[in-house]
Model confidence (mean pLDDT): 89 of 100. Predicted 3D model of a 346-nucleotide part of an RNA (small-subunit ribosomal RNA, central domain) from an uncultured Bacteroidota bacterium. The full RNA is in RNAcentral, with records from SILVA.
Context: one part of a larger RNA
């Protein structure tokens, strides 16, 4: 390289936007590039290949014919594909009208609770665990009442609920602001898919400057356990976890399941809008779930939200360790990301 493959055995990119590039809806017409037909050069010679001859055979050599699958030119066809010209509307987009949403930035408000400070009431104990110390308290703690300061999180509703390309998103209330759905069927007329690079997002932890800091809580301490306990449990506690700016770019970033588009039995729930109704529902579109039929899979199990059947685009995989390591390259402050071998060994 090809085959074969990528839920769970290696293997779908962490997501989206797009260049390049590869693929791309119906008619009509015109070229004749590619396709296809014919006919002409051309493709040296040897050799490979058929035959048949020449050395006693073979090797070897002689002679004829094929082939030489290319390429050039001429003619001529036009079904695809292609290139120019025109149209259409079913694909994609615009446009009204309408609802639904924890989709996003910002800034403002609330109340539970927790900690703390001040004051009151009150004594002797509290907290902790298997059990207990450590620890806090008579300098008056736990508890209980007031007032108050501070900071993160937002109980019920809460739902196999919703919205977002992932990442994610939940107190109210406002401003601003993306999508995506239903109704109309006015409009543009193939404007489409995918998409190497590139660009942009992008959880937690972590990094830098400045804030901030209630409760939690890596590090650290101490009590206990225990043969030992650098744990597990308990008592304390920095960072950090919150905010503003700027990095990082990685997660089992998972449906472990790329994105489109058509097709393929039903049943059974909820969500959003519509439409009709005897108000019982009943039907359409667009999501979310569950069960099942063909199919489909090594099996579990997928199963109109396919892992069934077809088509196009990317991505990535080829025995285990070495090893996502060395090396070089390139991002970064730094931690380290990306890309990624090999000896060797089983």
């Nucleotide at each position: 390289u090809u085959g074969g493959g990528u839920g769970u055995a290696a293997a779908g990119g962490g997501u989206g936007u797009g260049u390049a590039g590869g693929c791309g809806g119906g008619c009509u017409u015109g070229c004749a590039a590619g396709u296809c037909a014919g006919a002409g050069g051309u493709g040296a010679a040897a050799g490979c290949c058929u035959a048949c001859g020449g050395c006693u055979c073979a090797a070897c050599c002689g002679u004829a014919g094929a082939a030489c699958u290319g390429c050039c030119u001429c003619u001529g066809a036009u079904a695809c594909u292609g290139c120019a010209a025109g149209u259409c509307u079913u694909g994609a987009g615009u446009c009204u009208u309408g609802g639904a949403g924890a989709g996003g930035u910002u800034g403002u408000c609330g109340g539970a609770a927790u900690u703390c400070g001040u004051g009151g009431u009150g004594u002797a104990g509290c907290g902790g665990u298997g059990a207990a110390a450590u620890g806090c308290g008579u300098a008056g703690a736990u508890a209980u009442c007031a007032c108050g300061a501070g900071g993160a999180a937002c109980a019920c509703c809460g739902g196999u609920u919703a919205c977002g390309u992932a990442g994610g998103u939940g107190g109210g209330c406002a401003a601003c602001u993306g999508g995506a759905c239903a109704a109309g069927u006015a409009c543009u007329g193939a404007c489409g898919c995918u998409g190497a690079g590139g660009c942009a997002c992008g959880a937690a932890a972590g990094c830098g400057u400045g804030g901030g800091g209630a409760g939690c809580a890596a590090a650290c301490a101490g009590g206990a356990u225990u043969a030992g306990a650098u744990a597990c449990c308990c008592u304390g506690g920095u960072a950090g976890u919150c905010c503003a700016c700027g990095c990082c770019g990685u997660a089992a970033a998972c449906g472990a399941u790329g994105g489109a588009c058509a097709c393929u039995c039903g049943g059974u729930g909820u969500c959003g809008c519509c439409g009709a109704u005897u108000c019982g529902u009943c039907g359409g579109c667009g999501g979310u779930g569950c069960c099942u039929a063909a199919g489909c899979g090594a099996a579990c199990g997928c199963a109109u939200u396919a892992a069934g059947u077809g088509u196009c685009c990317c991505a990535c995989c080829u025995g285990g360790g070495g090893a996502g390591u060395a090396c070089g390259a390139u991002c970064g402050c730094a931690a380290g990301g990306u890309u990624g071998a090999a000896a060797c060994u089983c």